[in-house]
């Protein structure tokens, strides 16, 4: 640098004019890092190598806001917008066992989810998005 690839999920009942939005209960978990499951190799003095193992532990990221400069657009010619940069805000875990050693393993129980729409309040429907993206894997 240049190409591919990169998100899941209301089943089933209740009320009700009306809810995949409320209520019972069901379902889902993005990248990367850390990691004492675990498997397989290997070595033999308890290690080494690959592979794997966290929605809630340390980061990121999508959405909203700000702001600078520059670059692009529109025009009422200094004001809008638009795109790149940088900044910000942004949920959610306790508890028992094992252990030398548990934020991550096993067991119970809890919690958590951008922004606009809606006949009625959404993690999950419809839009923005056939966008954008942490990043991966090849060249």
């Nucleotide at each position: 640098a240049c190409u591919u690839c990169g998100g899941g999920g209301c089943a089933a009942g209740g009320u009700g004019u009306a809810a995949u939005u409320c209520c019972u209960u069901a379902c889902c978990g993005a990248c990367g890092g850390u990691g004492a499951u675990c498997a397989a190799g290997u070595g033999c003095g308890u290690g080494c190598u690959u592979g794997u193992c966290a929605g809630u532990c340390c980061g990121u990221g999508a959405c909203c806001c700000g702001u600078u400069u520059u670059u692009c657009u529109a025009u009422u010619u200094a004001u809008a917008g638009a795109a790149a940069g940088c900044g910000g805000u942004g949920g959610a875990g306790c508890u028992g066992g094992u252990g030398a050693a548990a934020a991550u393993c096993c067991g119970g129980c809890a919690c958590c989810g951008a922004c606009a729409g809606u006949g009625a309040a959404a993690g999950u429907c419809u839009g923005g998005a056939u966008g954008g993206g942490a990043g991966a894997a090849g060249u």
The prediction has a mean pLDDT of 78.
The RNA shown here (FMN riboswitch aptamer (RFN element)) has 139 nucleotides and comes from uncultured Sporosarcina sp.
RNAcentral holds the sequence, with entries from MGnify.
It matches the Rfam family "FMN riboswitch aptamer (RFN element)". From the family's description: The RFN element is a highly conserved domain that is found frequently in the 5'-untranslated regions of prokaryotic mRNAs that encode for flavin mononucleotide (FMN) biosynthesis and transport proteins.